[in-house]
């Protein structure tokens, strides 16, 4: 100096004018008005997970269903995070992985191909039988039939270990050596996933579980329009079922069990869509310190920080920070080049906006800035 | 705010691991004096987008986008 990897930071500041909302105080009969304080985010977003909270019975049992899926840890919990293991990618920093089981069972594997999973004979190779032709009489060649053969060809995403040898009519883990994998057993290391090593067995066993399924673990449902209180309005009619021989409901897919139980369902018709609470002190934030590789946790001190309900937090102007381009000057260095300063110009921003509250994930996003590391180029 | 569902030719839909179809519409032709109806032929698809699983994805999984529907007393 160019390119890259990882982690983090910021999401502008000051002033003037205009404007909005909650709360508190003052004024006004009232509509309203004056003053003061405070007033969005890193994602407030998507609603993809988890939890708090509320109600459903005190939340019961079983089946079904749903979810998760290397190991250990963190956490209120998680499908999140941290560390490690294994596998893939990259020269590397590093990164990606829904990462249990296919040697329990079932299913699928189109087209092509002989054969697609208790294998299989299209071509080829080989033995034998029959037959035809040639012959130097040793044999050779063609056709056909019946067998053997997975070494070779060809098909495919995928073809039942690889290389070499023995063997054979030709061949083949049929046998042997080495290599690769698998299973079982032993030893060593580790908390564990797992790693290393030794031995035995020719065991060589295709892929798919984001197909059914099996295994392990987790899981009751609904959601602040939950739920509670108050106020206010209206109009009921008809049909069916039912009151211990119990409808219906809690109970959301089913069964059992328990509880409530006099109303329930359908059709037509009518009314209101207001107020208050829930609701702002919380797994809260900041600083320091200690433990831990880390995620995170302990302790001490400090801070109080939006609560709207047609939904407030904005706009205009000026100056500036920061960044960047051009030019000048100074300075450091042998050099590539660095740093500082002055003048002028550009830019001075995006995504977006709380609605019960938290922890994550994912997605959107800009002028930029910082740190560590990796690969190259140039100079000495 | 919360919950549920759906995206396949121009429109309405089927297809749910193995070459994407149907109806209407559209284009051309036949027939008719002409038009419609009828008959025959034809064209037209990033299966909402991007990733992943698989040999192979409209179909299975995830994220995103767009569009519908429901809720109180």
């Nucleotide at each position: 100096u160019g390119g890259g990897c990882u982690g983090g930071c910021c999401g502008g500041g000051c002033g003037a004018c205009c404007g909005c909302g909650u709360u508190g105080g003052g004024g006004g009969u009232g509509a309203c008005u004056c003053c003061a304080c405070c007033g969005a985010g890193g994602a407030a977003g998507g609603u993809c997970c988890g939890g708090g909270c509320u109600c459903c019975a005190c939340a019961g049992g079983g089946c079904a269903g749903g979810g998760u899926g290397g190991u250990g840890g963190c956490u209120a919990a998680c499908g999140g995070c941290c560390a490690c293991c294994c596998g893939g990618g990259g020269u590397g920093a590093c990164u990606c992985g829904c990462g249990g089981g296919a040697a329990a069972g079932u299913g699928c594997c189109a087209c092509a191909g002989a054969a697609a999973a208790c294998a299989g004979a299209c071509c080829g190779c080989c033995a034998c039988g029959c037959u035809c032709c040639c012959u130097u009489c040793g044999g050779g060649g063609g056709g056909u039939g019946c067998g053997g053969u997975a070494a070779g060809g060809g098909u495919g995403a995928a073809a039942c270990g690889g290389u070499g040898g023995u063997g054979u009519a030709a061949g083949a883990g049929a046998c042997c050596a080495c290599c690769a994998g698998c299973a079982c057993g032993g030893c060593g290391g580790g908390a564990g996933a797992c790693c290393g090593u030794c031995g035995u067995g020719g065991c060589u066993c295709g892929g798919c579980a984001a197909a059914c399924c099996c295994c392990a673990c987790c899981u009751g449902g609904a959601g602040c329009a939950a739920g509670a209180u108050c106020a206010g309005a209206c109009a009921g009619u008809g049909a069916g079922c039912g009151u211990u021989c119990g409808a219906g409901g809690g109970c959301g897919g089913c069964c059992c069990g328990c509880c409530c139980g006099a109303g329930c369902u359908c059709a037509c018709g009518g009314g209101u869509a207001g107020a208050u609470c829930g609701c702002a002190c919380g797994a809260a934030g900041g600083u320091g310190u200690c433990g831990g590789c880390a995620a995170c946790g302990g302790c001490a001190c400090c801070u109080c920080u939006a609560g709207a309900u047609g939904g407030a937090u904005g706009g205009u102007c000026g100056c500036c920070a920061a960044c960047u381009c051009c030019g000048g000057c100074g300075u450091c260095g042998c050099g590539a080049g660095g740093c500082g300063u002055c003048g002028g110009g550009g830019c001075g921003a995006a995504c977006a906006g709380a609605a019960c509250c938290c922890g994550g994930c994912c997605u959107a996003u800009g002028a930029g800035c910082c740190a560590g590391c990796c690969c190259g180029u140039c100079c000495g | 705010g919360c919950c549920u569902c759906g995206c396949u030719g121009g429109c309405g839909c089927a297809g749910c691991g193995g070459u994407a179809g149907c109806g209407c519409a559209c284009u051309c032709g036949a027939a008719c004096c002409u038009a419609a109806a009828u008959c025959g032929a034809g064209g037209g698809g990033u299966c909402g987008u991007c990733a992943g699983u698989u040999c192979g994805a409209a179909u299975c999984u995830g994220a995103c986008g767009c569009g519908a529907g429901g809720c109180a007393c």
About this RNA:
This is a predicted complex of two RNAs, RNase P RNA and transfer RNA, with 453 nucleotides together. Rfam match: Bacterial RNase P class A. By type it is a ribozyme. Rfam's curators write: Ribonuclease P (RNase P) is a ubiquitous endoribonuclease, found in archaea, bacteria and eukarya as well as chloroplasts and mitochondria. The prediction has a mean pLDDT of 79.